[in-house]
RNA sequence: GGGGGGGUAGCUUAGUUUGGUGGAGCACUCGACUGAUAAUCGAGAGGUCGCAAGUUCAAAUCUUGCCCUCCCCA
Numbered sequence: 001g002g003g004g005g006g007g008u009a010g011c012u013u014a015g016u017u018u019g020g021u022g023g024a025g026c027a028c029u030c031g032a033c034u035g036a037u038a039a040u041c042g043a044g045a046g047g048u049c050g051c052a053a054g055u056u057c058a059a060a061u062c063u064u065g066c067c068c069u070c071c072c073c074a
Stems, first nucleotide, its partner, number of pairs: 001073007010026004020057001028044005050066005
């Protein structure tokens, strides 16, 4: 230098098929239960969807450039 995979909540990740309200588990907060704790149950908070631009009524999703990371080729 060329090709490909990945980047989404504190962590692990789904969602890209077919653009149309961003979800789950763990963790965290509050409550129930208990003599108390754990477990369990209920509720809640937490996301510029790597960055920027474009297309569109509407973009995590499509297009372009860039950044980080991993693999392959040279």
Predicted 3D model of a 74-nucleotide RNA (transfer RNA) from an archaeon. The coordinates come from a structure-prediction model, not an experiment, and the mean pLDDT is 83.